[in-house]
Order: sequence, then C1' cells, then structure tokens
RNA sequence: AUUGAGUAAAGGUCAACUUUCCGAAAGGGUAGGACGCAAAGUCAUGGGUCUAAGGUCCAAUUAAGGCUAUGAUAGCCGGGCUGCCAAA
Repeated sequence: AUUGAGUAAAGGUCAACUUUCCGAAAGGGUAGGACGCAAAGUCAUGGGUCUAAGGUCCAAUUAAGGCUAUGAUAGCCGGGCUGCCAAA
C1' cells in the first nucleotide's frame, strides 16, 4: 500500500421510549436511554417507502375525499467517497 474476515484488542454509534424545540405532516434538532449495527460513517445520484402544506380534480361556492414533492427517510435496497485493528 492492497485485499477483506469480524474470534481478539481499543474503541465508535445510538433504535424504541422519555424531555424539550422546529415543522402542515412525514420527520428532524437537544438531553437522557441503548434495540441493535463491521461501515447503522457520509452523500438524496438510481429505485422503494412515508407525508400532502401548496397546487389540482370531484362534489353543492362550502364537508369528506382522490392525485401530486419542491418535503422526508442513508437504521429500506443499490451506488459514490472515506475509515479502526488483527491476519494474509
């Protein structure tokens, strides 16, 4: 330097839930808490999924509802970039 296991060593991260803040919502931030994770580090580029403010359609000008991402999800999958130690 490369490959690539995850038994070891040193660590890392933090689900649900609770507190509080932001948001129309999905969801996100902060603190507590650890289900788990060998990339559960990072990136919304491909696909999937979630939400529907706004827009639009129907209806009766009105309720309910349908469609739609510019919103979100990296702990849904793929992909890009990066990374610890042992061994070879």

A computed fold for an 88-nucleotide RNA from Bacillus litorisediminis, annotated as c-di-GMP-I riboswitch aptamer. The coordinates come from a structure-prediction model, not an experiment, and the mean pLDDT is 80. Rfam family: c-di-GMP-I riboswitch aptamer. Rfam links the family to the GO term cyclic-di-GMP binding. The source organism's lineage runs through Bacteria, Bacillati, Bacillota, Bacillaceae and Bacillus. The sequence was found by an Rfam model in a public genome assembly.